[in-house]
Description:
The RNA shown here (transfer RNA) has 72 nucleotides and comes from a Patescibacteria group bacterium. Taxonomically the source falls in Bacteria candidate phyla (Bacteria). Its Rfam family is "tRNA". From the family's description: Transfer RNA (tRNA) molecules are approximately 80 nucleotides in length. Gene Ontology term of the family: triplet codon-amino acid adaptor activity.

């Protein structure tokens, strides 16, 4: 250099056109002499970035960026 894949909450993932979820973690209440388990709420995302199609884009489409895996 070629190619194929990946990029979403802190962290591991989902959702695959119709106003983004879990699971851990946090923070708070409940429970307990307390912790810790267990049961509730609640914060917490410009969906890597910048274009383009469409009424409607995390999704398609195209370029950057960054990360792998194979070839050479």
């Nucleotide at each position: 250099g070629c190619a194929c894949c990946c990029u979403u909450a802190g962290c591991u993932c989902a959702a695959u056109g119709g106003u983004a979820g879990a699971g851990c973690g946090u923070a708070c209440g409940g429970u307990u002499c307390a912790c810790a388990u267990c049961c509730g709420u609640a914060a917490g995302g410009u969906c890597g970035c910048a274009g383009g199609u469409c009424c409607a884009a995390u999704u398609c489409c195209u370029g950057c960026a960054g990360g792998g895996u194979g070839c050479a």